[in-house]
């Protein structure tokens, strides 16, 4: 860095530590009643890998394979304040909302 797919659900103790944080710019928030972060034990959630259940396809029947819906939560990750905290650009449009983008995020490929 490129393609994808998802982002209105869910899911927090404790420890260090001490000032700023929520990507960025505006707002609104969260913050010494200790926040962001970092450890560590929890849990959420099912992308991807495994396991296994039912359907399809394929076969004369099976097996296997492929492909679909699911369970499980073993292993890679990822996530546990606010919808990706709102917005920003276009478009629609009853002027405060809908929709689509762009940016980011976070699988899986390259």
């Nucleotide at each position: 860095u490129c393609u994808u797919a998802u982002c209105c659900a869910g899911a927090g103790g404790g420890g260090c530590g001490g000032a700023g944080g929520g990507a960025a710019c505006g707002g609104c928030c969260c913050g010494a009643c200790g926040a962001u972060g970092c450890c560590c034990c929890a849990g959420c959630a099912a992308c991807c890998a495994g396991a296994u259940g039912c359907g399809a396809u394929c076969u004369g029947a099976u097996c296997a394979a492929u492909c679909g819906c699911g369970u499980c939560a073993u292993g890679g990750u990822g996530c546990u304040a606010a919808u990706u905290c709102c917005g920003a650009c276009a478009g629609g449009g009853u002027u405060g909302u809908c929709u689509g983008a762009a940016a980011g995020a976070u699988g899986a490929g390259a």